[in-house]
RNA sequence: AGCUAGUAUAGCUCAAUUGGUAGAGCAGCUGAUUUGUAAUCAGCAGGUUACGGGUUCAAGUCCCCUUACUAGCUA
Numbered sequence: 001a002g003c004u005a006g007u008a009u010a011g012c013u014c015a016a017u018u019g020g021u022a023g024a025g026c027a028g029c030u031g032a033u034u035u036g037u038a039a040u041c042a043g044c045a046g047g048u049u050a051c052g053g054g055u056u057c058a059a060g061u062c063c064c065c066u067u068a069c070u071a072g073c074u075a
Stems, first nucleotide, its partner, number of pairs: 001074008011026004020057001028044005050066001052064003
């Protein structure tokens, strides 16, 4: 460098059932509790589901292209 396969969703790790309202844990913020911190409890915020198209009434999910990463094979 080429080919094949897989992965890409919140700051991080990951879900999302056969296409039908995008969620959880940790982290963050606020409050309660405590002499104070930690811990615990309650609440809040955080997303153009990698980019661009297509199919569909409806796409994170199906199809195509591109990009990045991982693994294998060939040279």
Predicted 3D model of a 75-nucleotide RNA (transfer RNA) from Trichogloeopsis pedicellata. The sequence is in RNAcentral, with records from ENA. The organism belongs to Trichogloeopsis, within Eukaryota. Rfam family: tRNA. From the family's description: Transfer RNA (tRNA) molecules are approximately 80 nucleotides in length. Their secondary structure includes four short double-helical elements and three loops (D, anti-codon, and T loops). Further hydrogen bonds mediate the characteristic L-shaped molecular structure. tRNAs have two regions of fundamental functional importance: the anti-codon, which is responsible for specific mRNA codon recognition, and the 3' end, to which the tRNAs corresponding amino acid is attached (by aminoacyl-tRNA synthetases). tRNAs cope with the degeneracy of the genetic code in two manners: having more than one tRNA (with a specific anti-codon) for a particular amino acid; and 'wobble' base-pairing, i.e. permitting non-standard base-pairing at the 3rd anti-codon position. By type it is a transfer RNA. Its family is annotated with triplet codon-amino acid adaptor activity in the Gene Ontology.